[in-house]
Context: one part of a larger RNA
């Protein structure tokens, strides 16, 4: 220079009350403004206590601070079903023997690891200052083991099936959601007239049954150079029967049940004014309607779109009073790890409480072709001078 520039999006504040040494900024209240395909909600990654409570204000916070993601102290993360671990494999890694190399080592078979993929099973309500599909209440489900009963050809690391998959497009059936009406309660209103306004009208998994729809011709007998051995299984062949609708498989949703339960506007009482306890009405219908489900099911196209296990069937060795298998019932087991909080951000990556960057899910109303845009629910904020 200079008490100058700046104080980090121009989304915006105003008043009252409280606390306090002190209040433009903290708390509460009443208005106002901003976002609303987000500036809301839930996860993955990353972070690691930042979460909640009490207390404090030196430093940190671009100002003050009684406040804080700051200091100090205490508290907080509860699982058979969520995710991992586990079983299975992909790219890829390692790799007994083996091959190569002077060696170090390189490659690689059998194997063994390796999810971003496949594989059993849970929902609704309540509860804490802070956790909940984890605790509690209610109602379920799965997979092992043991025992009992009934029936009975069982058996794998082998064989076959299945799992099992691309892009685009169109039509249909549904549901979530939404709107309106009805119903219930409250308010306004007024003196006998109802209108108007506000709020609510919510309920799962599971069970039962197998619908709309989709796919396949189906069944029996005989035979058989294939499936590295065997096979009654799969594949090939022959004959007969039924045939275009039976049958088999897949399959949303609805109805009923779950539920004489839960929740529920409101009311009553108490209150440290934050809440707590008790009680509890109505709880229906029509229309609309998805990018969600049936389902990668159908049609079509060429560039022809993972694997393996769980699962089902078949036999081999073998077992055949046993063992094993199927069904039912009862008892029992389901360990360990994660679980707080943040997550388009002041908590992650950017030296900062940085106008940058950051994967997935949900997607209300009015207008609209629309996830554009404008206004707005729920919810969250007014961006620390």
């Nucleotide at each position: 220079a200079a008490g100058u520039a700046a104080c980090g999006a121009u989304a915006a504040a105003a008043c009252g009350a409280g606390u306090g040494a002190a209040a433009a900024a903290c708390u509460c209240g009443u208005u106002c403004g901003c976002c609303g395909g987000a500036a809301g909600a839930c996860c993955a990654a990353g972070g690691g206590u930042u979460c909640c409570u009490g207390u404090c204000c030196a430093a940190c916070g671009u100002u003050a601070a009684u406040c804080g993601g700051g200091g100090c102290a205490g508290g907080g993360u509860g699982a058979g079903u969520c995710g991992g671990c586990c079983c299975c494999u992909a790219a890829g890694g390692c790799g007994a023997g083996g091959c190569u190399g002077a060696a170090a080592a390189g490659c690689g078979u059998a194997g063994u690891c390796g999810a971003u993929g496949g594989g059993a099973a849970a929902c609704g309500g309540g509860u804490u200052a802070a956790u909940a599909u984890u605790c509690c209440c209610g109602u379920a489900c799965u997979u092992g083991g043991a025992u009992a009963a009934a029936u009975u050809g069982c058996g794998a690391u082998g064989u076959g099936g299945g799992g099992a998959c691309g892009g685009a497009g169109a039509a249909g059936g549904u549901u979530a959601g939404g709107u309106u009406a009805g119903c219930a309660g409250c308010c306004u209103g007024u003196u006998g007239g109802a209108u108007g306004g506000c709020u609510g009208u919510u309920u799962a998994a599971g069970g039962c049954g197998g619908u709309a729809g989709g796919u396949g011709g189906a069944g029996u007998g005989c035979u058989u150079a294939g499936g590295c051995a065997a096979a009654u299984c799969c594949g090939g062949g022959c004959a007969c029967u039924c045939u275009u609708a039976a049958c088999a498989c897949c399959g949303a949703g609805a109805a009923c049940u779950g539920a004489u339960g839960a929740c529920g506007a409101g009311g009553u009482g108490c209150u440290a004014a934050g809440g707590c306890a008790c009680u509890g009405a109505a709880g229906u219908a029509a229309c609309u309607g998805a990018u969600a489900c049936c389902a990668c099911g159908c049609u079509u196209c060429c560039a022809g779109g993972a694997a393996a296990a769980g699962c089902c069937a078949c036999u081999a060795a073998g077992c055949u009073u046993c063992a094993g298998a199927u069904u039912u019932a009862u008892c029992u087991a389901a360990a360990c790890c994660g679980u707080a909080c943040u997550a388009u951000a002041a908590a992650c990556c950017g030296a900062c409480a940085c106008a940058g960057g950051u994967g997935g899910u949900c997607a209300g109303g009015u207008a609209g072709a629309g996830a554009a845009u404008a206004c707005u629910c729920a919810g969250g904020c007014g961006c620390u001078u």